[in-house]
RNA sequence: GGGCGCUUAGCUCAGUUGGAAGAGCUCCUGGUUUACACCCAGGUGGUCGGCGGUUCGAGCCCGUCAGCGCCCA
Numbered sequence: 001g002g003g004c005g006c007u008u009a010g011c012u013c014a015g016u017u018g019g020a021a022g023a024g025c026u027c028c029u030g031g032u033u034u035a036c037a038c039c040c041a042g043g044u045g046g047u048c049g050g051c052g053g054u055u056c057g058a059g060c061c062c063g064u065c066a067g068c069g070c071c072c073a
Stems, first nucleotide, its partner, number of pairs: 001072007010025004019056001027043005049065005
């Protein structure tokens, strides 16, 4: 330098045909316990990597940039 893949909550990851953004864990509150853990109930938490484009409508399609990984030279 070229090709391919990935980027979504604090972490690990889903997201079906373009039509209301989710799960587990974590964290917080309450219950339970002498206390802690486990367990139960509820809750907080998002610029869907940045910018631009297409569309009535974009996490999803297109372009570009950035970061990470793999391969080729």
The RNA shown here (transfer RNA) has 73 nucleotides and comes from Candidatus Rifleibacterium amylolyticum. Rfam family: tRNA. Its family is annotated with triplet codon-amino acid adaptor activity in the Gene Ontology. The family's RNA type in Rfam is transfer RNA. Lineage of the source: Bacteria > Bacteria candidate phyla > Candidatus Rifleibacteriota > Candidatus Rifleibacterium. Its mean pLDDT, the model's own confidence on a scale to 100, is 81.